A computed fold for a 1208-nucleotide part of an RNA from a marine metagenome, annotated as large-subunit ribosomal RNA, half B. Its Rfam family is "Bacterial large subunit ribosomal RNA".

Context: one part of a larger RNA
RNA sequence: UUAUGUUGAAGGAACUCGGCAAAAUGACUCCGUAACUUCGGAAUAAGGAGUGACUUUAUUAGGGCAACCUUCUAAAGUUGUCACAAAAUCGGGGACAGCGACUGUUUAAUAAAAACACAGGUUUCUGCUAAUUCGUAAGAAGAUGUAUUGAAACUGACGCCUGCCCAGUGCUGCAAGAUUAAAGGAAGAGGUCUUUUGGCUUUGACCCUAACUCCCAGUAAACGGCGGCUGUAACUCUGACGGUCCUAAGGUAGCGAAAUUCCUUGGCAUUUAAUUGGUGUCCUGCAUGAAUGGCGUAACGACUGUCCCACUGUCUCCAGCACAAGCUCAGUGAAAUUGAAUUCUCCGUGAAGAUGCGGAGUACCUGCGGCUAGACGGAAAGACCCCGUGCACCUUUACUAUAGUUAUAUGUUGUGUUAAGAAUUUUUGUGUGUAGAAUAAGUGGAAGUUGUUUUAUUGCUCCUUAGAGUAAUAGAUAAAAUAGAUCUUUGCACAAGCAAAUUAUUUAAACACCUGUUGAAAUACCACUCUCAAAAGUUUUUAGCACUAACUAUUUAAGACAGCGUAUAAUGGGUAGUUUGACUGGGGCGGUCGCCUCCUAAAGAGUAACGGAGGCGUGCAAAGGUAAAUUUAGGUUGAUUUAGAACAACUUUAAAGCAUAAUAGUAUAUAUUUGCCUGACUGUAAGAUUGACAAAUCAAGCAGGGACGAAAGUCGGUUAUAGUGAUCCGGUGAUUCUGAGUGGAAAAGGUCACCGCUCAACGAAUAAAAGGUACGCCGGGGAUAACAGGCUAAUCACCCUCUAGAGACCCUAUCGACGGGGUGGUUUGGCACCUCGAUGUUGGAUUAUCGCAUCCUGGAGCUGUAGGCGGUUCCAAGGGUUUGGCUGUUCGCCAAUGAAGGCGGUACAUGAUCUGAGUUUAGAACGUCGUGAGACAGUUUGGUCCCUAUCUACCGUGAGUGUAGAAAAUUGAGGGGAGUAGACCCUAGUACGAGAGGACCGGGAAAAGUGAAUCCCUUGUGAAUCGAUUGUUAGACCCAUAGCAUAGUCGAGUAGCUACAUUCAUAAUAAAUAAUCGCUGAAAGCAUCUAAGCGAGAAGUUAACCUCAAAACUAGUUUUUAAAUAAAUGUAAAAGAUUAUUACAUAGAUAGGCUUGAAGUGUAAGAACUGUAAAGUUUUCAGCUAACAAGUACUAAAAAUUUUAAUU
Repeated sequence: UUAUGUUGAAGGAACUCGGCAAAAUGACUCCGUAACUUCGGAAUAAGGAGUGACUUUAUUAGGGCAACCUUCUAAAGUUGUCACAAAAUCGGGGACAGCGACUGUUUAAUAAAAACACAGGUUUCUGCUAAUUCGUAAGAAGAUGUAUUGAAACUGACGCCUGCCCAGUGCUGCAAGAUUAAAGGAAGAGGUCUUUUGGCUUUGACCCUAACUCCCAGUAAACGGCGGCUGUAACUCUGACGGUCCUAAGGUAGCGAAAUUCCUUGGCAUUUAAUUGGUGUCCUGCAUGAAUGGCGUAACGACUGUCCCACUGUCUCCAGCACAAGCUCAGUGAAAUUGAAUUCUCCGUGAAGAUGCGGAGUACCUGCGGCUAGACGGAAAGACCCCGUGCACCUUUACUAUAGUUAUAUGUUGUGUUAAGAAUUUUUGUGUGUAGAAUAAGUGGAAGUUGUUUUAUUGCUCCUUAGAGUAAUAGAUAAAAUAGAUCUUUGCACAAGCAAAUUAUUUAAACACCUGUUGAAAUACCACUCUCAAAAGUUUUUAGCACUAACUAUUUAAGACAGCGUAUAAUGGGUAGUUUGACUGGGGCGGUCGCCUCCUAAAGAGUAACGGAGGCGUGCAAAGGUAAAUUUAGGUUGAUUUAGAACAACUUUAAAGCAUAAUAGUAUAUAUUUGCCUGACUGUAAGAUUGACAAAUCAAGCAGGGACGAAAGUCGGUUAUAGUGAUCCGGUGAUUCUGAGUGGAAAAGGUCACCGCUCAACGAAUAAAAGGUACGCCGGGGAUAACAGGCUAAUCACCCUCUAGAGACCCUAUCGACGGGGUGGUUUGGCACCUCGAUGUUGGAUUAUCGCAUCCUGGAGCUGUAGGCGGUUCCAAGGGUUUGGCUGUUCGCCAAUGAAGGCGGUACAUGAUCUGAGUUUAGAACGUCGUGAGACAGUUUGGUCCCUAUCUACCGUGAGUGUAGAAAAUUGAGGGGAGUAGACCCUAGUACGAGAGGACCGGGAAAAGUGAAUCCCUUGUGAAUCGAUUGUUAGACCCAUAGCAUAGUCGAGUAGCUACAUUCAUAAUAAAUAAUCGCUGAAAGCAUCUAAGCGAGAAGUUAACCUCAAAACUAGUUUUUAAAUAAAUGUAAAAGAUUAUUACAUAGAUAGGCUUGAAGUGUAAGAACUGUAAAGUUUUCAGCUAACAAGUACUAAAAAUUUUAAUU
């Protein structure tokens, strides 16, 4: 010193983030218990009283043959103590809030919670081979359960409630339409072979066709969401009221500065002396809000906040004791660490903080005990930050796949029927522009067509014959049938009609051609077609129904469905693989990324920055070629005009124009105008410029065929410099190229030309790609941030200067704008130089030390200083510079006190000294943001601080050596310490002042603060002192005594140690000075404190005071001594870690013992007496007693022995 215990005066939370820790409470009996309440609780609420021993009486229960034993309870009386649950075991209580209802569960090893769970509520799915889940499957769980079942999700007892929104995203439903794959059908096209009528092959418009999706609805206790602007009331304010815009709807009830409120320590009230806290209230809700539940709520909580009572060493302010370490001795005996060490300080330097470099200073050698400031100490290849074309996990409307699910087709897979659709064939019907009798489908043919009865002839069919029927032709017309017309019905319809059927009546003929209208003329008739419609047949598709025989199944049953296989489509973070750019005065956010022009650019070229300015991602068939002609723009003047435009003259080399940015160029024109044209050509190219390459640029000349020009000539776009994109892949055109045994053809490829990239991250990683990580991991970086240091000093702080002004007047008593100049290195920054194989970060505690730009105290000047109190400036760093409330706070505000409550540096001094409230891991919640994972210099609650000290430094303490023997006493070079302030009294109610007030100077002197010493007094402690006492044990018992229970507890207490106790100090004085004030006095005949000279002058400096000190290597001085001195050894303590020091060692009181005393405790034991007993009284202020004092050799300091001294 630490740890564990124990006690503590006075105060009692003042400590601190916080009553952390400790203390206190504690048992039983009786009394007595509030608000509130779910009526159960709250409740051991709170708050009180009693408790021993003995005697007597009464009493409960049990055992025993009995004597009697054990046991429950009550009352009365007696008796002793400081204290009777006597020890041990053993709730502190109350009040108000937040959250969660509760008991429970959780991060084994930093989080126990407000998180999870929970009973209750709600929604969704689930009819049984259930849903759901596991599994490739078989199969299994669900469940030997059956909708009061099971599964999933949200909420979270209970009470009152749960508003509006279906636009978005989900989910559910619907089937009309749209869209859509494979399969099926299929017009056509290309190629090819055969020769045509076609085959093979490639492709394929179109048709048919599911789920999904679109569309339409529903659904929020699904995911979720729930507004602006503005006017208005007779003071003002506010806005019941109104207007307008937007929306799917605009937040209802409730609550509200909240676990949510930034501003903010909101306002008010209360709590306190004082409150960033707590509670209540208000509502201005950055950013509350209703089962992501809202608001309450009794009970409960090792939860969080606040207050009060009790209690205390948490504190003021620490002290003592016990025990365990530490220390010494004996034995045994690790670890991290370690380049090597012969391992000082200051200033400087330096990869920017030096034991090691430079300079100066200091320093004899070497241990031991301590301490922890440094060794950028040890430990862990930093976890923060950045980087890596690193990793992992998580998310999603990233990309790409995929399990699963759904749907369609097809196989397993059969029979029948009905309906519907499609295609096709046949039959029938249908067809309205205008004009026109009228509803003209088209084309072609075409003048007749149809019809009743009878006769004759002929043909055909049935039939054995006979006969019957029918058709055609010719002639004739009276009844029935037929046809037409009228009436009726049906269908279509453009509402005019058209077509068909039929009863009755009526007529034997009716309709055409013709006339007129039309592009087209008669449905008079025939043929072939079209639109739409109907019927029938064939083929096919779909749907329904029925069947049984596959398949399923124990049966019932089910059934060509399901299941299973294959193909296809949809869905698909359920799962997987990946991506998610770079530059960057750290990274992120922002900005940028290619090309052109200028400046920077330093007179060749080139040249960087997140330097300063701008443009481009085209345009133009003329804005191109050529030939010829011409000269712009501005200004002044004149005339005209309302003015402008236009006109004329003069003037300026260019200020104009040249499509566009800028620059260069250009008036002989590259500008402007006009004419004619297409060189905005084909094939090439010596030579240059430029470039890492790839690219890029200029270009004479040659050939071809042209334009313009009389010609020379010019022309391969544009005055020049931007107007862009490699390769692969694909497409189009051309081609005397190649053509898979060979030949031919094709496909395909090659060559030339062209096309398709905001591949704009523009030399382009892929056809195809976003996020989170605080759960994180790895590799690296001081190449790069956060702390600190360094450089700088914009900012900051301070100073100086200039005075405009304020100050009634007056710049400078005081203040001083606009400006100018410095100093410092405390702020915020800038830079990125050491440190990322680790330099621990705010605040507090503890301990400090320095600066002065001084807060107080001291000395002065000026004052707009009467005195007093002040203002301002100069000198001055000796000392001092408080306690509390709130907050993590530094800071700040407040209360109180005081002479004052200074500002800064020291790694924002100090974590190998402490703390850990904040910040800054992992849990959790709120608000906000985000689809989400998650995020927030927003909030809230919880949350492991390791190190035995080698060196230096420092505090102590030894040994050695030196100082020319030894011992004792000293000097003091030098160092350290100390250094505060003055209520009050006197001078003096004086000076001053109208008064009110009220001094300087000088003198005296309590209390305070701080420090040192001491233990006589007072206090605390006092673990081998004394006493009391509980439980229990003790080989017979009583008495007595002893052990254990924290020393069992309790009451006292000697020595020692100690503070809260006592004493003293912080004083006087001198010298030289600071600012300042002077004397004399020139330079400068004056003036002047100064130049020569001489003074005054401060808590400051030096002495003085206390203290260390000759290793002060300059090692000093004095005295004694010439035989000792010192050590060793022993007994010890006023000393002490060990050493050392000190006392003593028989000629001795050093220690122990003994005796006596002091002091403490408080009347021992035994005996006697009294009382039934507990107990009392006497012997007896007894007995006992640690460290204290004196005396006393009883014991032990025995005997013996060792080492050491010099020169002249």